[in-house]
Context: one part of a larger RNA
Molecule: large-subunit ribosomal RNA, domain IV
Organism: uncultured archaeon
RNA sequence: CUCUGGAGAAGGAACUCGGCAAAUUAGUACCGUAACUUCGGGAUAAGGUACGCCCCAGUAGGUUGAAGCAUUUUACAUGUGGAGGCCGAUGGGGUUGCAGUGAAUAGGUGGCUGCGACUGUUUAAUAAAAACAUAGCACUGUGCAAACACGAAAGUGGACGUAUACGGUGUGACGCCUGCCCGGUGCCGGAAGGUUAAAUGAUGGGGUGCAAGCUCUUGAUUGAAGCCCCGGUAAACGGCGGCCGUAACUAUAACGGUCCUAAGGUAGCGAAAUUCCUUGUCGGGUAAGUUCCGACCCGCACGAAUGGCGUAACGAUGGCCACACUGUCUCCUCUAGAGACUC
Numbered sequence: 001c002u003c004u005g006g007a008g009a010a011g012g013a014a015c016u017c018g019g020c021a022a023a024u025u026a027g028u029a030c031c032g033u034a035a036c037u038u039c040g041g042g043a044u045a046a047g048g049u050a051c052g053c054c055c056c057a058g059u060a061g062g063u064u065g066a067a068g069c070a071u072u073u074u075a076c077a078u079g080u081g082g083a084g085g086c087c088g089a090u091g092g093g094g095u096u097g098c099a100g101u102g103a104a105u106a107g108g109u110g111g112c113u114g115c116g117a118c119u120g121u122u123u124a125a126u127a128a129a130a131a132c133a134u135a136g137c138a139c140u141g142u143g144c145a146a147a148c149a150c151g152a153a154a155g156u157g158g159a160c161g162u163a164u165a166c167g168g169u170g171u172g173a174c175g176c177c178u179g180c181c182c183g184g185u186g187c188c189g190g191a192a193g194g195u196u197a198a199a200u201g202a203u204g205g206g207g208u209g210c211a212a213g214c215u216c217u218u219g220a221u222u223g224a225a226g227c228c229c230c231g232g233u234a235a236a237c238g239g240c241g242g243c244c245g246u247a248a249c250u251a252u253a254a255c256g257g258u259c260c261u262a263a264g265g266u267a268g269c270g271a272a273a274u275u276c277c278u279u280g281u282c283g284g285g286u287a288a289g290u291u292c293c294g295a296c297c298c299g300c301a302c303g304a305a306u307g308g309c310g311u312a313a314c315g316a317u318g319g320c321c322a323c324a325c326u327g328u329c330u331c332c333u334c335u336a337g338a339g340a341c342u343c
Stems, first nucleotide, its partner, number of pairs: 001339008010330002014328001019325001027051005036041001038173001052095006061087004068080004072075001096100001108323007115315002120132002136171007148157003174310004179240003184237002186233005193228003199222001204217005241259005268302001269299001280296005
């Protein structure tokens, strides 16, 4: 010097990306316990007090249950009875140490906020999460030899189920809600018209033949689905404007004009897991705060099941703060053991 333990004056996060690591807390009984809440929780919330040993009452209570007595079905019976024994909270008194859950085992706590409701699942060996799943919700398919899936097929699953069932897709507890657009794409419905394949084969022409005919060709007409066309449909894929002017300070624009569109973003939220400019501005917290919390709205480029906004509980989840605590640090020291090193 390295590793693993132990102790530390004063200070107590000044360390650091970050309290990482360590320390604190810890059991049982009693007292006491806030906001919020889906009334279940939150909650061991928080915060306190007691704890050894000896003596006394061996109290309440628990347990075991003798003698005696009664009954008759006379029994290893039943009922009553309560002696004695054992256990014993609790209460009172005393005593001792620095210290009594004397060692060991055994939550640090609180506040604000993002995300995800929750328990669960996941990258076997760098990611456990806000990702996946989930109950619930919605759309859609499917009438049973079901849809769908596997399989050249036979057949099997679905299911020894039957629309309160099964498959697919999206969303994701719960609460309040889920606006406008069907022009494009998709899906569903429609069948009048247009287009149209094979097929059909009117007519004309060529070859050959005396001819009947055979053969080559021309291609009028008829002709399905699909597409065109006509409607519907957004919890289908998706989309949800621009410019100019205007109020008796200024500023702003409830208001007006105009262009375009299928329709021009409603409620709610908003510098956000989304904000470039940006460390926006204001307020709070700090002596000092690019983070954090609360507001504002000028949303580069939120927005309603690609769900919007809230939300108790929950989380080895992200951010911020405080109390307690500490060798993380100021600033290092001592100590035990094991290495390294020397002999």